Overview:
A computed fold for a 360-nucleotide RNA from Pleionea mediterranea, annotated as Bacterial RNase P class A.
[in-house]
C1' cells in the first nucleotide's frame, strides 16, 4: 500500500420567516392572549421470544400439548447475552452448529449393486484336503507313492463393480488363496491417574475389539409452561320495566378465561314478546430509566456516588419556504412499556487482529 476479518459511532447542521401538538407560569370577556421548556428510531419494521402490569379463576392434582437440549455464568426472564469444551470450514485472523440418547422399542434409505442390519459372492483368486482325468516308479496281482492337468465339491471377502453409504485404516508377517489370524501404528471399548467446578483433555494398562446410519424421523429422557389483552381494566354520572308468555326441570343441569378428567365455588335453564341507557374522567408515561466517575470481574455484568428528566395524539401533532455549510441525505414514523432476536440500510468515520508486496 492492498486484501481479508472483527467491533463501535454517524445517519444531515447552521440561521431565518410562518405553521402543528403536549407540559408549565400569568392574565381571562372561559372563545382564548402572553412567557417559559420540550416534541419519532438504531431499526419506530416484524409481530419471533421473554416479562413487567390489568383482569378472571381454589391459583390444586393428573393426562394430553407445546417450547429448549455440550458445560459454566448473567441477567426480571428468555429460544437471550458472555466466557470455554467438542465438531465443521478457512492459510490466518476468524465463521458457523436444530451440539442429550440409535446396545429400550417402531420406522425410513428410491434406483442401482452379490448385498443396506443380526444384511452378503456377480466378477475374481484358491483348490492344500477329498474326488475325476493324463502319464509313471514298485510290485505277480491287489495295491501304494510321484507329477502334470483342468477346476467338481470346497475354501474366500484381501482386489474389482454398486451406490450417500459395503461392516474399522496402514504396514509387515502368515496362508493354498485370504481373513484382526498374528504383530506395530492409529481408532474404538473398558479402567486407572493428573489437569479443570465442568463439558472435556493428557497419559498409562488392558481387551482382537466395533449390534453401520439416520431422531429439523415416530420415539425415550432432562428442564420449562394458567389464559386473554392497554378497545386489557378502574372510577363517576344518567336512565328503564327487578317487565311478560311458554317449555324442560332440582340425586338433574348450568356457570366458573387453552383442551380433557378429577376435585372445589357458586347456581335452576331454554326460546320468544316488549321497554330503557350509552356520557365523561383515567389507564398515559419516572422507568428492571439515562449519563458520568470510581470499583469488582477474562467477560456478559455486578456495586457505589454525583447528575439528568428525554413524545403522549386520539382519524392520529413536528410540516412549508429561503440561505449557506458539506465528500451526504440511505432504510424509514412511536401508539401500555421495556430486555432480546431477525430483517432493510446511499453515504461518510473510528479503533483492533491476519495476510502479502516494498522500504529502512
Nucleotide at each position: 500500500u492492498u486484501g481479508g476479518c472483527u467491533g463501535g459511532c454517524u445517519g444531515g447542521g447552521c440561521a431565518g420567516u410562518c405553521g402543528c401538538c403536549g407540559c408549565u407560569u400569568a392574565c381571562u370577556u372561559c372563545g382564548g392572549u402572553a412567557g417559559g421548556g420540550g416534541g419519532a428510531g438504531g431499526a419506530a419494521a416484524g409481530u419471533c421470544c421473554g416479562g413487567a402490569c390489568u383482569u378472571c379463576g381454589c391459583a390444586g392434582g393428573g393426562u394430553a400439548a407445546a417450547g429448549u437440549g455440550c458445560c459454566a455464568g448473567g441477567u426480571a426472564a428468555c429460544g437471550c447475552c458472555u466466557g470455554g469444551g467438542g465438531a465443521g470450514c478457512g492459510a490466518a485472523a476468524g465463521c458457523u452448529c436444530a451440539c442429550g440418547g440409535c446396545a429400550a422399542g417402531u420406522g425410513c434409505a428410491g434406483c442401482a449393486g452379490a448385498a443396506a442390519a443380526u444384511a452378503u459372492a456377480c466378477c475374481g483368486c484358491c483348490g492344500a484336503u477329498g474326488g475325476c482325468g493324463u502319464u509313471u516308479g514298485u510290485g505277480a496281482a491287489a495295491a501304494c507313492g510321484g507329477a502334470c492337468g483342468a477346476a467338481c465339491a470346497g475354501g474366500u471377502a484381501a482386489g474389482g463393480u454398486u451406490g450417500a453409504a459395503a461392516u474399522g485404516g496402514u504396514g509387515c508377517g502368515g496362508u493354498a488363496a485370504g481373513a484382526g489370524c498374528g504383530c506395530a501404528c492409529c481408532g474404538c471399548g473398558c479402567u486407572u491417574a493428573u489437569g479443570g467446578c465442568a463439558a472435556c483433555a493428557u497419559a498409562a494398562g488392558u481387551g482382537g475389539c466395533a449390534u453401520g446410519g439416520u431422531a429439523a424421523a415416530c420415539c425415550c429422557c432432562a428442564c420449562u409452561u394458567g389464559a386473554a389483552g392497554u378497545a386489557a381494566g378502574a372510577c363517576c354520572a344518567a336512565a328503564u320495566a327487578g317487565g311478560g308468555a311458554u317449555c324442560c326441570u332440582a340425586c338433574a343441569g348450568g356457570u366458573g378465561u387453552g383442551a380433557c378428567c378429577c376435585g372445589c365455588a357458586c347456581u335452576g335453564g331454554a326460546u320468544c314478546c316488549g321497554g330503557g341507557u350509552a356520557g365523561g374522567u383515567u389507564g398515559c408515561u419516572u422507568g428492571a430509566g439515562c449519563u458520568u466517575u470510581g470499583u469488582g470481574g477474562c467477560g456478559a455484568c455486578g456495586c457505589a456516588a454525583a447528575g439528568c428528566c428525554u413524545a403522549g395524539a386520539a382519524g392520529a401533532a413536528u410540516g412549508a419556504c429561503u440561505g449557506u455549510c458539506c465528500c451526504a441525505g440511505a432504510c424509514a414514523g412511536a401508539a401500555u412499556c421495556c430486555g432480546g432476536c431477525u430483517u432493510a440500510c446511499a453515504g461518510g468515520c473510528c479503533a483492533g487482529c491476519c495476510a502479502a508486496a516494498u522500504u529502512u
Taxonomically the source falls in Pleionea (Bacteria, Pseudomonadati, Oceanospirillales, Pleioneaceae). It matches the Rfam family "Bacterial RNase P class A". Rfam's curators write: Ribonuclease P (RNase P) is a ubiquitous endoribonuclease, found in archaea, bacteria and eukarya as well as chloroplasts and mitochondria. Rfam classes the family as a ribozyme. It was read from a public genome assembly, where an Rfam model found it. Its mean pLDDT, the model's own confidence on a scale to 100, is 76.